[in-house]
């Protein structure tokens, strides 16, 4: 994530941090900090010198002497680093390229494997000689850098001799020790120091060795020839294959060697509750490096950042011959980059080098400058101030808010400014910082606030603009005309000299789980076993002391963190002390547990004996039933197959039936949640061989055990290879059907295959979706195999080993599991970490192949998922109802007309209503009006309402004339003379003016109220309390009956209640009482041709008010002793007596802004108002609803009986008269039980004609003459007379209504209305047929079931194809990096050899010369760069190509979800546009029905 719930699970946010960057903004100070990128290239300056008390020389000054007023000499002072010499340039400073290493960290070690300049201490010494080389001078070469030759010269430079307490070497020796041999020195200045040599020791520093720790990858599994060890030589300060010769063949590695990638390590930093994670800037320790690679020299120390040589690249100078250089020192420049500072001052302090010292040097360092980069501190004012100012914004127009905020008044002066004073840092002097910190005075609110956010998470809301646009967004998501989500404003919230954004790290994340997770169904148990390494392991005793535990000691640098103090005004910061530093090492003790060693034990495990069950496995043989084929007989026209058919077989004899034969495969019944096996799996019978299991007993062994990474073996089906076999079945294939299509489902055939032997393959929903082992933890009830007991059997009890169901505790997200655990524990192994991409690619291994196994990433996405809940749905199930079907009657659909709608047309044909639930609906009346539409004319505070000012006023009505189409304007005449009053007036009315406003049938019914339709008069919809459930929810409301009904009864964790049902209301049907006029007339009387006409009466009818009556009340049956149902009696009426009103919770964003009301928007000389005329009435057409018909149950003519409801004053109108008629004339009566409409209601009945035809049916249409209404019948009314006489002969598919006073049929009245009715609403008259029944269609209700649906099946959803974009695999190749091996070449260099050339010191020699030693040169092996060849590996690119992902909309089908319409899925094989289909085997994670078994009651 869902309609809601619980869970799993990922994504996202809130916190902290930073060497940061970017956007907006920016007052001050302190303390820190500042190239994370190009270990890229560097102009310029500086960064390591110093010593004259080692020495030579030069310069200069003073004095003296010689003297030609200038030079020379002597002596002294000062200076100079030119040279010799000494010490220091190996420190300090920078950087992190390399390095996975004894590099680093930590703890140790070697004195029989070490070194040490300067410093300290101690002992001893410091003697005698000698020869040179620089500088310098001279002569040369060169552009330069530099350099050659000759000559002079000093020393603390160099050399030789002497001496030797220690020292070193050799020999002897266990040692002590002895003997022999070897090896030193330097002076300076002065009278006290500084030096020098040898030796010993110390301190500090350094080299070496070892234990432990130190990133990722196994898609890197083998690596290694100086490699591992030994002996000997060499080398080093020193051990060592460090190096060489010889010998041996070792050494490292799954406790991860080798290889690849990445990386300086640490103290620490950051985060976190911690454990951990990430990190290694600044500071500190170590290491490595200094343009790249190699090399050595000097030296105590280097293989040397500011030294040397060589090679390479690059830059610069050049006279072209040749030279010079190395900022990863401090500044600075270019470049790169999102990005990181001044070519500053000083050695005053701290430290370093040199020197006796003065002192010199020091880009170390101390300071200053720049940057809000960070942390910390301060400020931008304080008090008062309500007319709650103005302005802004909102508004319900009242007000609210900004807001004590401002202004005003009264104060203060931090910071900044000006002026004055002025430190500490400095022990005596010396101060870059610096006239700085700090102090005082003065002026003045003066110089100083922004940024982000305001839908939820998450503190903070309104208006306007916009209108799926522009835009926002961390996630969810906002925006389609009322946006708290965009933009702006007002207001608010947060932080504040900063605030946001971006990036990175940790946290939250128990989301890698050590602390601290999981694996039946969510991701996750290996298909199963055997077993190696490893891990774990019963019981007793003794020893040991490795683990463990306790104490002591050492170490764990400083800084940092923490605690207590101290110093800067505070803080940051600095500083003193302490604590801590989970570690490592040494050492002493303890011995419970683990380990180890030893000795035992028997409960685990094994073994022995005796039994037992079994589809356990392998091989051989045998058997019967069936199918098919063949042969023969009988027999004749069909058979077969299906939903229905056809393909197919059959007159050449099928199917059927009988007999015989053949072949292959499989084994009915028994048969069972029965048995066996590790799993896969195993089923006729017999024999042989063979594995495991169980029970009982036992005097044996003595922990021999459990698990199991790698490894080995087994492993359904399909598939593969070779050879057989082949009856049936049957992928592929063919044909027939079905279908829109049908590469399917169905049918007819049919090949691989299925079977056997041998060999592969190694996968399944290989499932109990549940790894193995051990122990413990209630029961009940089946069943299989044993054993024991009750004396046997039946049966019962106990127990062991299996196999099922229910169930307590417990567990679980729930479902469920529950001694066969998914409970409580232990041990070991496998596996999981959001969905997709993908179990895919690449690589490896295996395979004949198919393929299996191991197994990613880019990219994409906010979900995917589990269980359960409520609905809805199902071509799931059960039950029930309804004019739902059926049974009937009459219609519609065909015709003509009427009417409504669509469409079309039009200037306009006003608008709305749209399946049922729009369409004779709004409209209970369109000629004008209505009227909203169109054309034209016309008015603008308006036809209507309220308010202000001014003027006038007696109000209302009627009429005349003129202009005009009229509205309207002008004019005159007549009648009447407003209300109230306190008598002043007020109100009212008319006109004029200005403004607020009026007005709108303009838009939005998807902003609304109200009203209405519909499901549906269907029986439902809920609540309180309780109970159950983690929860959504459930229960009640389900169940058994019953009813029209959730109606009632019974039962029940429910008990009650509400809205609905029913009843109460109206009406009809019976009746009583009361009351009789306008009604009625039985009796009495009168009158009439006749009539309640009259007197009279109220009995009857009737009217209209109040009552009664019907309740399953009574009887019988049935049912459960119920509710009820069935039948009967009585009754006017019988089971709701008929009809009506009455419409639950809700559904359809259903209808209506054009009844009314109303938010928002829009128009305001017009979308408002008025008027005339036109239109709503159009007409190729289509649909709905009606009327009239098609005729004889009829038409026409005549005759003739019986109603009810209503209506009437702008009205109904009698009688009478006229007209053929519509109608007209006239006016009795009646505001109505009185009069009128209303004469006779019509159909019906009776008599006559018509006789089946387009008619004596039907009446449309048309002509003509009239009537009525009305201002007016042209567009466009109704009616009458005469004439005309259309379609139509019962209506296709389809479809509607109705269950009784109903359908059908007949007329009557009313509303609207001047007139206009086939419509509507009522009224009565005549008056049927049928219902077996609930299988089916439609709608509805209840229960249950499945679900991937919840916008709820008009749902969801899969794959190909087409298009766009994205990342990725393959790819002929191609480019580059790294690396290996072999070979070639070999600079500098050291080593070795040689050294006939050269050669001062020493030795010999009188000398010549020789010797020792040395130098140049030459040679050799080694070796950097470079070259050639062959590989390995990584990366870039690549025509073409494969699949994947995303996308607004598209094409084809409909595979999945319901039994998804052929149940689905897994493995495998074949096929097909595609989802998919089919075969074989498997699974239930399949609905429904039936049966079996088991369980519960």
């Nucleotide at each position: 994530u869902u309609g809601a719930u619980c869970c799993u699970g990922g994504c996202u946010c809130a916190g902290a941090a930073c060497g940061a960057a970017c956007g907006c903004u920016g007052g001050c100070g302190g303390c820190a900090u500042g190239c994370u990128u190009a270990a890229c290239a560097c102009a310029u300056g500086c960064a390591a010198g110093u010593c004259g008390a080692a020495c030579g020389g030069g310069g200069u000054c003073u004095a003296g002497u010689a003297c030609u007023u200038g030079u020379a000499c002597u002596a002294g002072g000062c200076u100079u680093a030119c040279g010799u010499g000494g010490c220091a340039g190996a420190c300090g400073g920078g950087u992190g390229a390399g390095u996975a290493a004894c590099g680093c960290g930590u703890g140790g070690g070697a004195u029989u494997a070490c070194g040490u300049a300067c410093c300290u201490u101690u002992u001893g010494g410091u003697u005698c000689a000698g020869a040179a080389c620089a500088a310098c001078g001279g002569c040369g070469g060169g552009a330069a850098a530099c350099u050659g030759c000759c000559g002079c010269u000093a020393a603390u430079a160099c050399u030789g001799g002497a001496u030797a307490c220690g020292u070193c070497c050799u020999u002897u020796g266990c040692a002590a020790a002895a003997a022999g041999g070897a090896g030193a020195a330097a002076g300076a200045u002065u009278u006290a120091u500084c030096g020098c040599c040898a030796a010993a020791a110390g301190a500090g520093c350094g080299g070496c060795c070892c234990g432990c720790g130190u990133u990722a990858g196994a898609u890197u599994a083998g690596g290694u020839a100086g490699u591992u060890g030994g002996u000997g030589g060499g080398g080093u300060a020193a051990u060592g294959g460090c190096u060489c010769a010889c010998c041996a063949a070792g050494c490292c590695u799954u406790u991860g060697a080798u290889c690849u990638a990445u990386a300086g390590c640490u103290g620490g930093u950051u985060u976190g509750a911690g454990a951990g994670g990430a990190u290694g800037a600044c500071c500190a320790g170590c290491c490595a490096c200094a343009c790249u690679g190699g090399g050595a020299c000097u030296g105590a120390g280097a293989c040397a950042c500011g030294g040397c040589c060589c090679a390479g690249a690059c830059u610069c100078c050049u006279a072209c011959g040749g030279g010079a250089g190395g900022c990863a020192g401090c500044a600075g420049u270019g470049g790169g980059g999102a990005a990181u500072a001044u070519u500053g001052g000083a050695c005053a302090a701290u430290g370093g080098g040199g020197g006796c010292a003065a002192c010199c040097c020091u880009g170390a360092u101390c300071c200053a400058g720049c940057g809000a980069u960070g942390c910390c501190g301060c400020g931008u004012g304080a008090g008062u101030g309500a007319a709650g100012a103005a302005g802004g914004c909102c508004u319900u127009c009242g007000g609210g808010u900004u807001g004590u905020a401002a202004a005003g008044c009264u104060c203060u002066u931090u910071u900044g400014g000006u002026u004055g004073g002025g430190a500490a840092g400095a022990u005596a002097a010396u101060g870059a910082c610096g006239g700085u910190a700090c102090c005082a005075a003065c002026a003045g609110a003066a110089u100083a606030a922004g940024c982000c956010c305001c839908g939820g998470c998450u503190a903070a809301c309104u208006u306007c603009g916009u209108g799926c646009c522009a835009g926002c967004a961390g996630c969810c998501g906002c925006g389609g005309u009322a946006a708290u989500a965009c933009g702006a404003a007002g207001g608010g919230g947060g932080c504040a000299a900063g605030c946001g954004u971006u990036g990175u790290u940790c946290g939250g994340a128990a989301u890698g789980a050590c602390u601290g997770g999981g694996c039946g169904u969510a991701a996750a148990g290996g298909g199963c076993g055997c077993g190696u390494a490893g891990g774990c392991g019963g019981u007793u005793u003794u020893g040991u002391a490795a683990g463990u535990u306790u104490g002591a000691u050492g170490u764990g640098a400083a800084a940092g963190c923490c605690c207590c103090g101290a110093g800067c005004u505070u803080a940051a910061c600095u500083u003193g002390g302490g604590a801590a530093u989970g570690g490592c090492a040494u050492u002493g003790g303890a011995u419970a547990c683990u380990g180890c060693a030893a000795a035992g034990c028997u409960a685990g495990a094994g073994a022995u004996u005796a039994a037992g069950a079994g589809a356990g496995g392998a091989a051989a043989g045998c058997g019967g039933a069936a199918u098919u084929g063949c042969a023969a007989g009988u027999g004749u026209a069909g058979a077969g197959g299906u939903g229905a058919a056809a393909u197919u077989c059959g007159u050449a004899g099928a199917u059927a039936u009988u007999u015989g034969c053949a072949a292959g495969a499989a084994c009915a019944c028994c048969g069972g949640u029965g048995g066996c096996g590790a799993a896969g799996g195993c089923g006729g019978c017999u024999u042989u061989c063979u594995g495991g299991c169980u029970u009982a007993a036992u005097a044996c062994u003595g922990a021999c055990g459990c698990u199991a990474a790698g490894g080995c073996g087994c492993g359904a089906a399909a598939g593969c290879g070779u050879g057989g076999g082949g009856a049936g079945c049957a992928a592929a294939c063919a044909g027939g059907a079905u279908u829109a299509g049908a590469u399917a489902c169905c049918c007819u055939g049919g090949u691989a295959g299925u079977c056997c032997a041998c060999g592969c393959c190694c996968u399944a929903a290989a499932c109990g979706a549940u790894g193995a082992a051990u122990g413990c933890u209630a029961g009940a009830u089946g069943u299989u195999g044993g054993u024991g007991g009750g004396g046997c059997a039946a049966c019962c009890c106990a127990u062991c080993a299996g196999u099922g169901u229910c169930g307590c505790a417990g567990u679980u997200a729930a479902c469920a599991c529950g001694a066969u655990a998914a409970g409580c524990a232990u041990u070991c192994c496998a596996c999981c970490u959001g969905g997709g991409g993908a179990g895919u690619a690449c690589g490896g291994u295996c395979g004949c192949a198919a393929g299996a196994u191991u197994a990613a990433a880019a990219c994409u996405u906010a979900a995917a998922g589990g269980a359960a809940u409520u609905g809805a749905c199902g071509g799931g199930g059960a039950c029930c109802c309804g004019c739902a079907c059926a049974a009937g009657c009459g219609g519609u659909g065909g015709a003509g007309u009427a009417u409504g709608u669509g469409g079309u047309u039009u200037a306009a044909u006003u608008c709305g209503a749209a399946g049922c639930u729009a369409c004779g609906c709004g409209c209970a009346a369109a000629a004008c009006c209505u009227u909203a539409c169109c054309a034209g004319c016309u008015u603008u505070u308006g036809a209507c309402a309220u308010g202000g000012a001014g003027a006038g006023u007696u109000u209302g009505g009627g009429g005349u004339u003129c202009a005009g189409a009229g509205a309207u304007g002008a004019u005159c005449c007549c009648c009447u003379u407003c209300a109230u009053u306190u008598a002043g007036g007020u109100g009212g009315c008319u006109c004029u003016c200005a403004c607020a406003c009026a007005g709108g049938u303009g838009c939005u019914g998807c902003a609304u109220g109200g009203c209405u339709g519909u499901c549906g008069u269907c029986a439902g919809c809920u609540c309180g309390u309780g109970u159950c459930g983690u929860g959504a929810g459930a229960u009640g409301u389900u169940g058994g009956g019953u009813u029209a009904a959730g109606u009632c009864c019974c039962g029940c964790a429910a008990c009650g209640a509400g809205c609905g049902c029913a009843a109460c209301c109206c009406u009809u049907g019976c009746u009583a009482u009361u009351a009789g006029u306008u009604g009625c007339c039985a009796u009495c009387a009168g009158g009439u041709u006749a009539u309640g006409c009259u007197g009279g009466g109220c009995a009857c009818u009737u009217u209209a008010a109040u009552g009664g009556u019907a309740c399953u009340g009574c009887c019988g049956g049935u049912g459960a002793c119920a509710a009820g149902c069935c039948g009967g009696a009585g009754g006017a009426a019988g089971g709701u007596a008929g009809g009506g009103a009455u419409g639950a919770c809700g559904u359809c964003a259903a209808g209506u802004c054009c009844u009314c009301a109303u938010g928002g928007c829009c128009c305001u000389u017009a979308u408002a108002g008025g008027c005339u005329g036109g239109g709503c009435u159009a007409c190729a057409c289509a649909c709905g609803u009606a009327c009239u018909a098609c005729a004889a149950u009829g038409g026409c003519g005549g005759u003739g009986a019986c109603a009810a409801u209503g209506u009437g004053a702008u009205g109904c109108a009698a009688c009478a008269g006229g007209g053929c008629a519509a109608c007209c004339u006239u006016u009795a009566g009646c505001a109505a039980a009185u009069c009128a409409c209303u004469u006779u209601a019509a159909a019906a009945g009776c008599c006559g004609c018509c006789u089946c035809a387009g008619u004596u049916c039907g009446g449309a249409u048309u002509g003509u003459u009239c009537u009525c209404u009305g201002c007016a019948a042209c567009u466009c009314g109704a009616g009458a007379g005469c004439a005309u006489g259309a379609a139509g002969u019962c209506g296709g598919a389809a479809u509607c209504g109705c269950u009784a006073g109903u359908a059908a049929u007949c007329g009557u009245a009313g509303a609207u209305c001047a007139g206009c009715a086939u419509g509507c609403u009522a009224c009565g008259g005549u008056g049927a047929a049928u219902a077996c029944g609930u299988u089916c269609c439609c709608g509805g209700g209840u229960c249950u079931u499945g679900u991937a649906c919840a916008c709820a099946c008009u749902g969801c959803c899969c794959g190909u194809c087409a298009c766009a974009c994205c990342a990725u695999g393959g790819g002929a190749g191609u480019u580059g990096g790294u690396u290996u091996u072999a070979c070639c070449u070999u600079a500098a260099g050291g080593c070795a050899a040689u050294g006939a050339g050269c050669u001062a010191a020493c030795c010999g020699g009188a000398a010549a010369c020789g010797g020792a030693g040395g130098c140049a040169g030459u040679u050799g092996a080694c070796c950097a760069c470079g070259g050639u060849a062959a590989g390995a590996u990584c990366a870039g690119u690549g025509a073409c190509u494969g699949g994947g992902g995303u996308g607004a909309a598209g094409u084809c089908g409909u595979a999945a979800c319901a039994a998804g319409g052929u149940a689905g899925c897994c493995g495998u094989a074949g096929g097909g546009g595609a989802a998919c289909c089919u075969g074989c085997g498997g699974c239930u994670g399949g609905a429904u029905c039936a049966c079996c078994u088991c369980c519960u009651u």
A computed fold for a 1497-nucleotide RNA from an uncultured bacterium, annotated as small-subunit ribosomal RNA. Its mean pLDDT, the model's own confidence on a scale to 100, is 84.